[in-house]
RNA sequence: GGCCCCAUCGUUCAGUGGUUAGGACACCGGCCUUUCACGCCGGCGACACGGGUUCAAAUCCCGUUGGGGUCA
Repeated sequence: GGCCCCAUCGUUCAGUGGUUAGGACACCGGCCUUUCACGCCGGCGACACGGGUUCAAAUCCCGUUGGGGUCA
RNA backbone atom coordinates (compact mmCIF):
# COMPACT_ATOMS: atom_id res chain seq x y z
P G A 1 -0.51 3.75 3.57
O5' G A 1 -0.74 2.83 2.30
C5' G A 1 -0.68 3.37 0.99
C4' G A 1 -0.68 2.24 0.00
C3' G A 1 -1.92 1.36 0.00
O3' G A 1 -3.00 1.91 -0.74
C1' G A 1 0.00 0.00 0.00
P G A 2 -4.50 1.60 -0.30
O5' G A 2 -4.73 0.12 -0.85
C5' G A 2 -4.72 -0.12 -2.25
C4' G A 2 -5.01 -1.59 -2.53
C3' G A 2 -6.24 -2.16 -1.85
O3' G A 2 -7.45 -1.84 -2.53
C1' G A 2 -4.42 -3.62 -1.57
P C A 3 -8.76 -1.58 -1.72
O5' C A 3 -9.17 -3.03 -1.18
C5' C A 3 -9.49 -4.06 -2.09
C4' C A 3 -9.62 -5.39 -1.37
C3' C A 3 -10.59 -5.43 -0.20
O3' C A 3 -11.94 -5.56 -0.60
C1' C A 3 -8.57 -6.46 0.43
P C A 4 -13.09 -4.92 0.27
O5' C A 4 -13.15 -5.90 1.53
C5' C A 4 -13.54 -7.25 1.36
C4' C A 4 -13.40 -8.03 2.65
C3' C A 4 -14.13 -7.45 3.86
O3' C A 4 -15.51 -7.73 3.85
C1' C A 4 -11.95 -8.05 4.48
P C A 5 -16.50 -6.73 4.55
O5' C A 5 -16.24 -6.96 6.11
C5' C A 5 -16.53 -8.21 6.70
C4' C A 5 -16.05 -8.26 8.14
C3' C A 5 -16.59 -7.17 9.06
O3' C A 5 -17.91 -7.43 9.51
C1' C A 5 -14.28 -7.38 9.38
P C A 6 -18.86 -6.21 9.84
O5' C A 6 -18.26 -5.63 11.20
C5' C A 6 -18.24 -6.41 12.37
C4' C A 6 -17.43 -5.76 13.46
C3' C A 6 -17.92 -4.39 13.93
O3' C A 6 -18.99 -4.47 14.85
C1' C A 6 -15.58 -4.32 13.62
P A A 7 -20.01 -3.27 14.96
O5' A A 7 -19.17 -2.16 15.72
C5' A A 7 -18.64 -2.40 17.04
C4' A A 7 -17.94 -1.17 17.57
C3' A A 7 -18.82 0.05 17.80
O3' A A 7 -18.38 0.76 18.96
C1' A A 7 -17.12 0.60 16.28
P U A 8 -18.99 0.40 20.37
O5' U A 8 -20.53 0.70 20.10
C5' U A 8 -20.98 2.03 19.83
C4' U A 8 -22.38 2.22 20.33
C3' U A 8 -22.59 1.86 21.80
O3' U A 8 -22.20 2.91 22.65
C1' U A 8 -24.31 0.91 20.48
P C A 9 -21.32 2.55 23.98
O5' C A 9 -22.42 2.28 25.12
C5' C A 9 -22.06 2.28 26.49
C4' C A 9 -22.81 3.36 27.21
C3' C A 9 -22.56 3.40 28.70
O3' C A 9 -22.49 4.79 29.13
C1' C A 9 -24.87 3.15 28.29
P G A 10 -21.01 5.53 28.99
O5' G A 10 -20.10 4.67 30.01
C5' G A 10 -18.72 5.07 30.25
C4' G A 10 -18.04 4.02 31.11
C3' G A 10 -18.02 2.63 30.50
O3' G A 10 -16.92 2.46 29.64
C1' G A 10 -18.84 2.50 32.72
P U A 11 -17.07 1.55 28.29
O5' U A 11 -17.13 0.06 28.88
C5' U A 11 -16.01 -0.54 29.50
C4' U A 11 -16.33 -1.97 29.92
C3' U A 11 -16.91 -2.84 28.83
O3' U A 11 -15.92 -3.40 27.99
C1' U A 11 -18.23 -3.04 30.78
P U A 12 -16.26 -3.71 26.45
O5' U A 12 -17.33 -4.89 26.53
C5' U A 12 -16.97 -6.17 27.00
C4' U A 12 -18.17 -7.07 27.18
C3' U A 12 -19.04 -7.24 25.94
O3' U A 12 -18.51 -8.19 25.02
C1' U A 12 -20.41 -6.79 27.81
P C A 13 -18.85 -8.03 23.45
O5' C A 13 -20.40 -8.35 23.34
C5' C A 13 -20.88 -9.65 23.60
C4' C A 13 -22.39 -9.71 23.72
C3' C A 13 -23.18 -9.30 22.49
O3' C A 13 -23.20 -10.31 21.50
C1' C A 13 -24.17 -8.40 24.43
P A A 14 -23.80 -10.00 20.04
O5' A A 14 -25.36 -9.98 20.32
C5' A A 14 -26.21 -9.11 19.58
C4' A A 14 -27.61 -9.16 20.15
C3' A A 14 -28.69 -8.54 19.27
O3' A A 14 -29.14 -9.46 18.29
C1' A A 14 -28.91 -7.72 21.48
P G A 15 -29.03 -9.07 16.77
O5' G A 15 -30.04 -7.82 16.59
C5' G A 15 -31.40 -7.97 16.93
C4' G A 15 -32.05 -6.64 17.16
C3' G A 15 -31.95 -5.65 15.99
O3' G A 15 -32.93 -5.89 15.00
C1' G A 15 -31.42 -4.56 18.03
P U A 16 -32.68 -6.90 13.81
O5' U A 16 -33.03 -6.03 12.55
C5' U A 16 -32.22 -4.92 12.15
C4' U A 16 -31.97 -4.94 10.69
C3' U A 16 -33.06 -5.58 9.82
O3' U A 16 -33.14 -4.89 8.59
C1' U A 16 -31.03 -6.71 9.48
P G A 17 -34.55 -4.74 7.98
O5' G A 17 -34.89 -3.30 8.55
C5' G A 17 -34.06 -2.18 8.28
C4' G A 17 -34.78 -0.97 8.83
C3' G A 17 -36.30 -1.09 8.85
O3' G A 17 -36.80 -0.35 9.93
C1' G A 17 -35.67 0.73 7.53
P G A 18 -37.64 -1.17 11.06
O5' G A 18 -38.59 -0.05 11.64
C5' G A 18 -38.01 1.16 12.18
C4' G A 18 -39.10 2.14 12.57
C3' G A 18 -40.25 1.52 13.33
O3' G A 18 -40.79 2.48 14.21
C1' G A 18 -41.07 2.42 11.29
P U A 19 -40.13 2.55 15.64
O5' U A 19 -41.40 2.26 16.55
C5' U A 19 -42.57 3.06 16.43
C4' U A 19 -43.40 3.02 17.69
C3' U A 19 -42.58 3.13 18.99
O3' U A 19 -43.33 3.86 19.94
C1' U A 19 -43.76 1.08 18.98
P U A 20 -42.99 5.39 20.11
O5' U A 20 -41.72 5.35 21.06
C5' U A 20 -40.68 6.30 20.90
C4' U A 20 -39.78 6.35 22.12
C3' U A 20 -38.75 5.24 22.19
O3' U A 20 -37.58 5.77 22.81
C1' U A 20 -40.12 5.12 24.10
P A A 21 -36.22 5.79 21.98
O5' A A 21 -35.49 4.39 22.24
C5' A A 21 -36.06 3.18 21.79
C4' A A 21 -35.07 2.06 21.80
C3' A A 21 -34.36 1.83 23.14
O3' A A 21 -35.15 1.10 24.03
C1' A A 21 -32.76 1.82 21.37
P G A 22 -35.09 1.41 25.61
O5' G A 22 -34.86 -0.02 26.28
C5' G A 22 -35.87 -1.01 26.22
C4' G A 22 -35.29 -2.38 26.09
C3' G A 22 -34.40 -2.84 27.24
O3' G A 22 -35.12 -3.24 28.39
C1' G A 22 -33.41 -3.42 25.18
P G A 23 -34.35 -3.22 29.82
O5' G A 23 -33.45 -4.54 29.79
C5' G A 23 -34.06 -5.82 29.69
C4' G A 23 -33.02 -6.91 29.54
C3' G A 23 -31.99 -6.99 30.65
O3' G A 23 -32.49 -7.62 31.83
C1' G A 23 -30.93 -7.23 28.56
P A A 24 -31.93 -7.16 33.26
O5' A A 24 -30.46 -7.79 33.31
C5' A A 24 -30.29 -9.21 33.25
C4' A A 24 -28.83 -9.56 33.15
C3' A A 24 -27.92 -8.89 34.17
O3' A A 24 -27.93 -9.55 35.43
C1' A A 24 -26.96 -8.67 32.04
P C A 25 -27.86 -8.69 36.77
O5' C A 25 -26.34 -8.20 36.84
C5' C A 25 -25.31 -9.14 36.98
C4' C A 25 -23.96 -8.52 36.65
C3' C A 25 -23.57 -7.29 37.48
O3' C A 25 -23.10 -7.61 38.78
C1' C A 25 -23.12 -6.88 35.21
P A A 26 -23.40 -6.60 39.98
O5' A A 26 -22.64 -5.25 39.56
C5' A A 26 -21.23 -5.19 39.54
C4' A A 26 -20.75 -3.88 39.01
C3' A A 26 -21.18 -2.64 39.79
O3' A A 26 -20.38 -2.41 40.95
C1' A A 26 -21.47 -2.25 37.48
P C A 27 -21.03 -1.85 42.25
O5' C A 27 -21.48 -0.36 41.88
C5' C A 27 -20.50 0.62 41.57
C4' C A 27 -21.16 1.93 41.17
C3' C A 27 -22.23 2.44 42.13
O3' C A 27 -21.68 3.13 43.24
C1' C A 27 -23.03 2.54 39.92
P C A 28 -22.43 3.05 44.66
O5' C A 28 -23.72 3.93 44.44
C5' C A 28 -23.63 5.32 44.19
C4' C A 28 -25.00 5.94 43.98
C3' C A 28 -26.07 5.58 45.01
O3' C A 28 -25.97 6.35 46.21
C1' C A 28 -26.96 5.33 42.85
P G A 29 -26.44 5.66 47.58
O5' G A 29 -28.03 5.66 47.46
C5' G A 29 -28.72 6.89 47.45
C4' G A 29 -30.20 6.68 47.19
C3' G A 29 -30.91 5.72 48.12
O3' G A 29 -31.22 6.29 49.39
C1' G A 29 -31.54 5.26 45.90
P G A 30 -31.31 5.30 50.67
O5' G A 30 -32.67 4.52 50.44
C5' G A 30 -33.91 5.22 50.44
C4' G A 30 -35.06 4.32 50.00
C3' G A 30 -35.29 3.08 50.83
O3' G A 30 -36.01 3.34 52.02
C1' G A 30 -35.33 2.50 48.54
P C A 31 -35.75 2.40 53.28
O5' C A 31 -36.43 1.02 52.89
C5' C A 31 -37.84 0.94 52.68
C4' C A 31 -38.24 -0.47 52.26
C3' C A 31 -37.82 -1.58 53.18
O3' C A 31 -38.69 -1.73 54.29
C1' C A 31 -37.31 -2.18 50.94
P C A 32 -38.05 -2.14 55.71
O5' C A 32 -37.43 -3.58 55.48
C5' C A 32 -38.25 -4.70 55.20
C4' C A 32 -37.42 -5.92 54.89
C3' C A 32 -36.39 -6.29 55.94
O3' C A 32 -36.95 -7.03 57.01
C1' C A 32 -35.39 -6.33 53.80
P U A 33 -36.65 -6.55 58.50
O5' U A 33 -35.13 -6.92 58.71
C5' U A 33 -34.67 -8.27 58.66
C4' U A 33 -33.17 -8.35 58.73
C3' U A 33 -32.54 -7.55 59.87
O3' U A 33 -32.57 -8.23 61.09
C1' U A 33 -31.37 -7.13 57.83
P U A 34 -33.06 -7.47 62.43
O5' U A 34 -31.95 -6.33 62.63
C5' U A 34 -32.20 -5.24 63.51
C4' U A 34 -30.91 -4.54 63.88
C3' U A 34 -29.98 -4.27 62.72
O3' U A 34 -30.33 -3.03 62.06
C1' U A 34 -28.77 -5.27 64.49
P U A 35 -30.29 -3.02 60.40
O5' U A 35 -28.76 -3.07 60.02
C5' U A 35 -27.90 -1.97 60.33
C4' U A 35 -26.47 -2.30 60.03
C3' U A 35 -26.19 -2.83 58.63
O3' U A 35 -26.13 -1.79 57.66
C1' U A 35 -25.06 -4.16 60.21
P C A 36 -26.56 -2.13 56.14
O5' C A 36 -25.43 -3.11 55.61
C5' C A 36 -24.10 -2.67 55.44
C4' C A 36 -23.18 -3.81 55.10
C3' C A 36 -23.53 -4.64 53.89
O3' C A 36 -23.18 -4.03 52.67
C1' C A 36 -22.96 -6.08 55.67
P A A 37 -24.08 -4.27 51.37
O5' A A 37 -23.95 -5.83 51.08
C5' A A 37 -22.72 -6.39 50.65
C4' A A 37 -22.79 -7.90 50.65
C3' A A 37 -23.87 -8.53 49.79
O3' A A 37 -23.51 -8.61 48.43
C1' A A 37 -23.90 -9.51 51.93
P C A 38 -24.61 -8.38 47.30
O5' C A 38 -25.63 -9.60 47.46
C5' C A 38 -25.17 -10.92 47.24
C4' C A 38 -26.24 -11.93 47.65
C3' C A 38 -27.58 -11.75 46.98
O3' C A 38 -27.63 -12.30 45.68
C1' C A 38 -27.91 -12.05 49.30
P G A 39 -28.41 -11.54 44.56
O5' G A 39 -29.91 -11.54 45.05
C5' G A 39 -30.64 -12.76 45.16
C4' G A 39 -31.98 -12.52 45.83
C3' G A 39 -32.85 -11.45 45.20
O3' G A 39 -33.58 -11.93 44.08
C1' G A 39 -32.77 -11.11 47.53
P C A 40 -33.82 -10.97 42.82
O5' C A 40 -34.95 -9.99 43.34
C5' C A 40 -36.22 -10.50 43.72
C4' C A 40 -37.09 -9.42 44.30
C3' C A 40 -37.20 -8.15 43.48
O3' C A 40 -38.14 -8.25 42.40
C1' C A 40 -36.77 -7.56 45.70
P C A 41 -37.89 -7.43 41.08
O5' C A 41 -38.22 -5.93 41.49
C5' C A 41 -39.52 -5.58 41.92
C4' C A 41 -39.57 -4.14 42.38
C3' C A 41 -39.02 -3.10 41.41
O3' C A 41 -39.91 -2.77 40.35
C1' C A 41 -38.20 -2.66 43.56
P G A 42 -39.28 -2.37 38.92
O5' G A 42 -38.66 -0.92 39.18
C5' G A 42 -39.52 0.18 39.42
C4' G A 42 -38.76 1.36 39.99
C3' G A 42 -37.77 2.03 39.06
O3' G A 42 -38.36 2.88 38.11
C1' G A 42 -36.79 1.77 41.18
P G A 43 -37.59 3.16 36.69
O5' G A 43 -36.37 4.10 37.10
C5' G A 43 -36.60 5.38 37.63
C4' G A 43 -35.32 5.99 38.14
C3' G A 43 -34.27 6.25 37.08
O3' G A 43 -34.49 7.47 36.39
C1' G A 43 -33.27 5.22 38.95
P C A 44 -33.97 7.59 34.85
O5' C A 44 -32.38 7.73 34.97
C5' C A 44 -31.82 8.79 35.68
C4' C A 44 -30.32 8.59 35.83
C3' C A 44 -29.59 8.42 34.51
O3' C A 44 -29.28 9.68 33.92
C1' C A 44 -28.89 6.78 36.09
P G A 45 -29.74 9.93 32.41
O5' G A 45 -28.63 9.21 31.52
C5' G A 45 -27.26 9.48 31.74
C4' G A 45 -26.43 8.30 31.35
C3' G A 45 -26.69 7.75 29.95
O3' G A 45 -26.03 8.51 28.96
C1' G A 45 -26.64 5.97 31.49
P A A 46 -26.84 8.90 27.62
O5' A A 46 -26.17 7.97 26.52
C5' A A 46 -24.79 8.02 26.28
C4' A A 46 -24.36 6.93 25.33
C3' A A 46 -24.93 7.03 23.93
O3' A A 46 -24.19 7.92 23.12
C1' A A 46 -25.14 4.82 24.73
P C A 47 -24.87 8.75 21.94
O5' C A 47 -25.31 7.63 20.90
C5' C A 47 -24.67 7.52 19.63
C4' C A 47 -24.30 6.06 19.35
C3' C A 47 -23.92 5.77 17.92
O3' C A 47 -22.92 4.76 17.91
C1' C A 47 -25.77 4.45 18.51
P A A 48 -21.84 4.63 16.75
O5' A A 48 -20.85 5.84 16.99
C5' A A 48 -20.23 6.04 18.29
C4' A A 48 -19.04 6.93 18.15
C3' A A 48 -19.19 8.07 17.17
O3' A A 48 -19.81 9.20 17.76
C1' A A 48 -17.18 6.92 16.72
P C A 49 -20.94 10.04 16.93
O5' C A 49 -20.04 10.87 15.91
C5' C A 49 -19.03 11.74 16.38
C4' C A 49 -18.23 12.31 15.23
C3' C A 49 -19.03 12.83 14.06
O3' C A 49 -19.55 14.12 14.28
C1' C A 49 -17.29 11.46 13.26
P G A 50 -20.91 14.55 13.57
O5' G A 50 -20.50 14.72 12.04
C5' G A 50 -19.49 15.65 11.68
C4' G A 50 -19.26 15.64 10.19
C3' G A 50 -20.51 15.63 9.35
O3' G A 50 -21.11 16.91 9.24
C1' G A 50 -18.98 14.05 8.50
P G A 51 -22.61 17.02 8.61
O5' G A 51 -22.35 16.77 7.06
C5' G A 51 -23.40 16.39 6.22
C4' G A 51 -22.85 15.81 4.93
C3' G A 51 -23.91 15.13 4.08
O3' G A 51 -24.64 16.05 3.30
C1' G A 51 -22.08 13.68 4.33
P G A 52 -26.25 15.95 3.32
O5' G A 52 -26.52 14.71 2.37
C5' G A 52 -25.96 14.67 1.07
C4' G A 52 -26.02 13.29 0.48
C3' G A 52 -27.41 12.66 0.39
O3' G A 52 -28.15 13.16 -0.71
C1' G A 52 -25.88 11.07 1.21
P U A 53 -29.73 13.19 -0.64
O5' U A 53 -30.16 11.65 -0.70
C5' U A 53 -29.91 10.87 -1.84
C4' U A 53 -30.42 9.45 -1.65
C3' U A 53 -31.87 9.36 -1.19
O3' U A 53 -32.78 9.47 -2.27
C1' U A 53 -30.51 7.92 0.11
P U A 54 -34.04 10.46 -2.14
O5' U A 54 -34.94 9.74 -1.05
C5' U A 54 -35.44 8.42 -1.29
C4' U A 54 -36.05 7.84 -0.04
C3' U A 54 -37.01 8.74 0.70
O3' U A 54 -38.31 8.76 0.11
C1' U A 54 -35.54 7.75 2.25
P C A 55 -39.06 10.16 -0.08
O5' C A 55 -39.41 10.55 1.43
C5' C A 55 -40.01 11.81 1.74
C4' C A 55 -40.60 11.77 3.13
C3' C A 55 -39.70 11.20 4.20
O3' C A 55 -38.78 12.14 4.72
C1' C A 55 -41.82 10.18 4.35
P A A 56 -37.23 11.72 4.90
O5' A A 56 -37.33 10.67 6.11
C5' A A 56 -37.74 11.12 7.40
C4' A A 56 -37.96 9.94 8.34
C3' A A 56 -36.75 9.02 8.53
O3' A A 56 -35.86 9.52 9.50
C1' A A 56 -38.69 7.73 8.12
P A A 57 -34.31 9.47 9.22
O5' A A 57 -33.96 7.92 9.35
C5' A A 57 -34.23 7.23 10.57
C4' A A 57 -33.13 6.28 10.90
C3' A A 57 -31.76 6.91 11.20
O3' A A 57 -31.06 6.11 12.13
C1' A A 57 -31.56 5.50 9.33
P A A 58 -31.14 6.44 13.66
O5' A A 58 -30.06 5.49 14.35
C5' A A 58 -28.68 5.80 14.27
C4' A A 58 -27.86 4.56 14.37
C3' A A 58 -27.86 3.68 13.13
O3' A A 58 -26.92 4.06 12.18
C1' A A 58 -28.24 2.37 15.09
P U A 59 -27.33 4.04 10.58
O5' U A 59 -27.73 2.51 10.29
C5' U A 59 -26.76 1.48 10.46
C4' U A 59 -27.40 0.11 10.32
C3' U A 59 -27.98 -0.18 8.94
O3' U A 59 -27.74 -1.54 8.60
C1' U A 59 -29.70 -0.32 10.55
P C A 60 -26.56 -1.89 7.57
O5' C A 60 -27.04 -1.17 6.24
C5' C A 60 -27.86 -1.86 5.28
C4' C A 60 -28.04 -1.03 4.02
C3' C A 60 -26.80 -0.26 3.56
O3' C A 60 -25.89 -1.08 2.83
C1' C A 60 -28.66 1.17 3.53
P C A 61 -24.31 -0.83 2.88
O5' C A 61 -24.15 0.48 1.98
C5' C A 61 -24.44 0.44 0.59
C4' C A 61 -24.17 1.78 -0.05
C3' C A 61 -22.81 2.40 0.26
O3' C A 61 -21.76 1.88 -0.54
C1' C A 61 -24.51 4.02 0.55
P C A 62 -20.29 1.79 0.05
O5' C A 62 -19.80 3.30 -0.01
C5' C A 62 -19.66 3.97 -1.24
C4' C A 62 -19.25 5.41 -1.04
C3' C A 62 -18.06 5.65 -0.11
O3' C A 62 -16.81 5.43 -0.74
C1' C A 62 -19.79 7.16 0.44
P G A 63 -15.59 4.89 0.12
O5' G A 63 -15.14 6.16 0.96
C5' G A 63 -14.65 7.31 0.30
C4' G A 63 -14.62 8.50 1.23
C3' G A 63 -13.75 8.36 2.48
O3' G A 63 -12.36 8.56 2.22
C1' G A 63 -15.83 9.29 3.07
P U A 64 -11.27 7.83 3.12
O5' U A 64 -11.38 8.61 4.50
C5' U A 64 -11.05 9.99 4.58
C4' U A 64 -11.29 10.52 5.98
C3' U A 64 -10.59 9.78 7.10
O3' U A 64 -9.23 10.15 7.25
C1' U A 64 -12.84 10.15 7.69
P U A 65 -8.17 9.08 7.79
O5' U A 65 -8.59 8.89 9.32
C5' U A 65 -8.53 9.98 10.21
C4' U A 65 -9.12 9.59 11.55
C3' U A 65 -8.58 8.32 12.17
O3' U A 65 -7.32 8.50 12.79
C1' U A 65 -10.91 8.34 12.36
P G A 66 -6.25 7.27 12.75
O5' G A 66 -6.88 6.22 13.78
C5' G A 66 -7.00 6.58 15.15
C4' G A 66 -7.83 5.55 15.89
C3' G A 66 -7.39 4.10 15.74
O3' G A 66 -6.26 3.76 16.52
C1' G A 66 -9.72 4.23 15.52
P G A 67 -5.28 2.59 15.98
O5' G A 67 -6.12 1.26 16.24
C5' G A 67 -6.49 0.89 17.55
C4' G A 67 -7.40 -0.33 17.55
C3' G A 67 -6.89 -1.54 16.80
O3' G A 67 -5.91 -2.27 17.51
C1' G A 67 -9.15 -1.19 16.26
P G A 68 -4.81 -3.09 16.66
O5' G A 68 -5.61 -4.33 16.07
C5' G A 68 -6.19 -5.29 16.94
C4' G A 68 -7.05 -6.27 16.19
C3' G A 68 -6.37 -7.03 15.07
O3' G A 68 -5.54 -8.10 15.52
C1' G A 68 -8.47 -6.28 14.33
P G A 69 -4.29 -8.55 14.59
O5' G A 69 -4.95 -9.29 13.34
C5' G A 69 -5.72 -10.46 13.54
C4' G A 69 -6.38 -10.90 12.25
C3' G A 69 -5.46 -11.17 11.08
O3' G A 69 -4.83 -12.45 11.15
C1' G A 69 -7.28 -9.87 10.36
P U A 70 -3.35 -12.66 10.52
O5' U A 70 -3.57 -12.58 8.94
C5' U A 70 -4.39 -13.55 8.29
C4' U A 70 -4.66 -13.15 6.86
C3' U A 70 -3.43 -12.89 6.01
O3' U A 70 -2.83 -14.08 5.51
C1' U A 70 -4.98 -11.15 5.71
P C A 71 -1.24 -14.11 5.16
O5' C A 71 -1.14 -13.30 3.80
C5' C A 71 -1.74 -13.77 2.61
C4' C A 71 -1.59 -12.78 1.47
C3' C A 71 -0.18 -12.26 1.26
O3' C A 71 0.64 -13.16 0.54
C1' C A 71 -1.70 -10.46 1.21
P A A 72 2.22 -13.23 0.79
O5' A A 72 2.75 -11.85 0.17
C5' A A 72 2.67 -11.61 -1.26
C4' A A 72 2.95 -10.17 -1.57
C3' A A 72 4.29 -9.65 -1.07
O3' A A 72 5.37 -10.03 -1.90
C1' A A 72 2.60 -8.08 -0.59

Transfer RNA from a Polyangia bacterium, 72 nucleotides, folded computationally. Its mean pLDDT, the model's own confidence on a scale to 100, is 80. It matches the Rfam family "tRNA". Its family is annotated with triplet codon-amino acid adaptor activity in the Gene Ontology. It is annotated as a transfer RNA. RNAcentral holds the sequence, with entries from ENA. Lineage of the source: Bacteria > Pseudomonadati > Myxococcota > Polyangia.